[in-house]
Molecule: transfer RNA
Organism: uncultured Lachnospiraceae bacterium
Formats: sequence, C1' cells, structure tokens
RNA sequence: GCUGGCAUGGCUCAGUCGGUAGAGCGUCGCAUUGGUAGUGCGGAGGUCCCGGGUCCGAUUCCCGGUGCCAGCU
Repeated sequence: GCUGGCAUGGCUCAGUCGGUAGAGCGUCGCAUUGGUAGUGCGGAGGUCCCGGGUCCGAUUCCCGGUGCCAGCU
C1' cells in the first nucleotide's frame, strides 16, 4: 500500500429482506433472612463509531473517514 471482517447500554453479544432497539452479566430499589449469600419482583441506563448520500423514513442500503483484528504484497 491492497483485500476482508468487526464497531449497538458499564461488560459480552443479538437484532430488524429499512418503520424511532433487546438479552445475559453488572448496577439500583423492594421482598424473602436474625444478618449475608442465593432467589423472586421491579427500575434506571444506548446521539446503534464519525460525516455525507438515497428514501416519506436509515442501527439496517450506498460513499468517505477513524479505530481494532486477520490476510496479501
């Protein structure tokens, strides 16, 4: 330098042939206990990496950029 993959709550990941996003763990509250742990119930938490394009509408499609990983030269 070229090619491919990945980028989504604190962490690990899912997701939508385009219609304003979920899970597990974690965290907070309540219940249970003499008190913890565990368990049950409930809550909070995400400009879906950035910019632009297409579209009535983009996390999803297209282009460019950035970061990480792999391969090639």